RNA sequence: GGAGUCGGCGAGGCAGUCGCGGCUCUGAAACAUGAGUCGAGGAAAGUCCGAACUCCACAGGGCAGUGUGCCUCGUAACGCGAGGGAGGGGCGACCCUACGGAAAGUGCCACAGAAAAUAUACCGCCCCGUUCUGCGGGGUAAGGGUGAAAUGGUGCGGUAAGAGCGCACCGCGUCUCUGGUAACAGCGACGGCACGGUAAACCCCACACGGAGCAAGGUUAAAUAGAAAAGCGUUCCCGCAAGGGAUAAGGGCGGCCCGUCCGAUGCUUUUGGGUAGACUGCUGGACCCCAGGAGCGAUCCUGGGGCUAGAUGAAUGACUGCCGUCCCUGCUCGUCAGGGAAACAGAAUUCGGCUUAUGGCCGGCUCCGGUG
Numbered sequence: 001g002g003a004g005u006c007g008g009c010g011a012g013g014c015a016g017u018c019g020c021g022g023c024u025c026u027g028a029a030a031c032a033u034g035a036g037u038c039g040a041g042g043a044a045a046g047u048c049c050g051a052a053c054u055c056c057a058c059a060g061g062g063c064a065g066u067g068u069g070c071c072u073c074g075u076a077a078c079g080c081g082a083g084g085g086a087g088g089g090g091c092g093a094c095c096c097u098a099c100g101g102a103a104a105g106u107g108c109c110a111c112a113g114a115a116a117a118u119a120u121a122c123c124g125c126c127c128c129g130u131u132c133u134g135c136g137g138g139g140u141a142a143g144g145g146u147g148a149a150a151u152g153g154u155g156c157g158g159u160a161a162g163a164g165c166g167c168a169c170c171g172c173g174u175c176u177c178u179g180g181u182a183a184c185a186g187c188g189a190c191g192g193c194a195c196g197g198u199a200a201a202c203c204c205c206a207c208a209c210g211g212a213g214c215a216a217g218g219u220u221a222a223a224u225a226g227a228a229a230a231g232c233g234u235u236c237c238c239g240c241a242a243g244g245g246a247u248a249a250g251g252g253c254g255g256c257c258c259g260u261c262c263g264a265u266g267c268u269u270u271u272g273g274g275u276a277g278a279c280u281g282c283u284g285g286a287c288c289c290c291a292g293g294a295g296c297g298a299u300c301c302u303g304g305g306g307c308u309a310g311a312u313g314a315a316u317g318a319c320u321g322c323c324g325u326c327c328c329u330g331c332u333c334g335u336c337a338g339g340g341a342a343a344c345a346g347a348a349u350u351c352g353g354c355u356u357a358u359g360g361c362c363g364g365c366u367c368c369g370g371u372g
Stems, first nucleotide, its partner, number of pairs: 001368009012323007020039006041344001045355002048353005053213004065209005070084005085099001086097004100204002105202002107198003122144002124140007152170006171193001172191004177186003217280004227271006235246004250262004287306008325341006331334001
């Protein structure tokens, strides 16, 4: 100098002017004015997990469904995090892994190839026969060929040629012992090997999960309609009257019926339910900062300090100056002058995570090259 890998920090600073939202004070009060004070993020995002909180349901258990899937620890909890094991990738720093079960069952495995799974034989090799450049029968799976994948691998022995057929080592399986909390690792013995892959295919095993979500939920409560009760009325009937009963009944036209017209199934008060609206939930919390301690670490414990948005057609903005960072140009090369740039994005009940978007600065480590 280049390439890479892991981690940390901040998200420009200060001042002024104007403006916006919440709260407090002034104010008799609504409103308004003035003053003071506070006012977005590392992801506020995606809404993918886990909870708090609220309502509904619920004796207990199971099925279905969904999710998770090496071990230990952390946490309120998690599918998150930390440490470790195993496997894989990289020269390395380091990174990745749904990492239970394929001798319970079912399904699938393109093309090529003899054969893709109750196995099987294209070329070849070996033996026998024969009508002998070949053909037929049998043996073999070492060699060749196909494929992403071909029935343990290497070597020696063995054999007609071969083959775990036998042996040694490696691999695999079972068991014992040792180390470790465990996953697992190591030593030894035994078994010739027990029939390919695929479970983010169905499935099996183990474990977890009731549902809906702040438009949850609560308080208060118009107008209109409807419900109940009381009172005042309307009309009719009974009665001398007081009063009682019924109530769209009744009345006019008419002898009566049909018909038609008039008329108030009215008015007031109260009660309860309940809509709009208003208020609440609403921000002080598994909170933040500092110091000490325990732990490899996630994290936990102790002490001290702090208050840090609560809007609802939804505030948190704009401009100016100086400084800082980066880029370009210029030269009298100063760490100078002039010009320019600064991302992603924006709270809406609240937390813990994950993922995605994004522009900078700093540091540790690794590899390669050059120079001294």